[in-house]
């Protein structure tokens, strides 16, 4: 220095919910708020789930567009340094 790993130190992020705003919606942004998180930093590449439209139309299913990174996998960058 790097990899694995995750004690400690310093910290970091921010679920649900509430308010305001955007969006047909899923959902997103800001403020409050903390359920949790060693990548809960970033990326829509694969899968899953969700929304909208169309076909179909009882549904299922299919196609197109969108969302979700705190659903999983993958890619990439990174703080600290005990066993």
């Nucleotide at each position: 220095u790097u990899u694995c790993c995750g004690a400690a130190c310093g910290g970091g992020u921010a679920a649900a919910c509430c308010u305001c705003g955007g969006g047909u919606a899923a959902c997103c942004g800001a403020g409050g708020g903390a359920c949790a998180c060693a990548a809960a930093g970033c990326c829509a590449c694969g899968g899953g789930u969700c929304c909208u439209g169309u076909g179909a139309c009882a549904g299922a299913c299919a196609c197109a567009g969108g969302a979700u990174a705190g659903c999983c996998g993958g890619g990439u960058u990174g703080c600290c340094g005990a066993a």
Overview: The prediction has a mean pLDDT of 86. c-di-GMP-I riboswitch aptamer from a Geobacteraceae bacterium, 83 nucleotides, folded computationally. The organism belongs to Geobacteraceae, within Bacteria. It was read from a public genome assembly, where an Rfam model found it. It matches the Rfam family "c-di-GMP-I riboswitch aptamer". Rfam links the family to the GO term cyclic-di-GMP binding.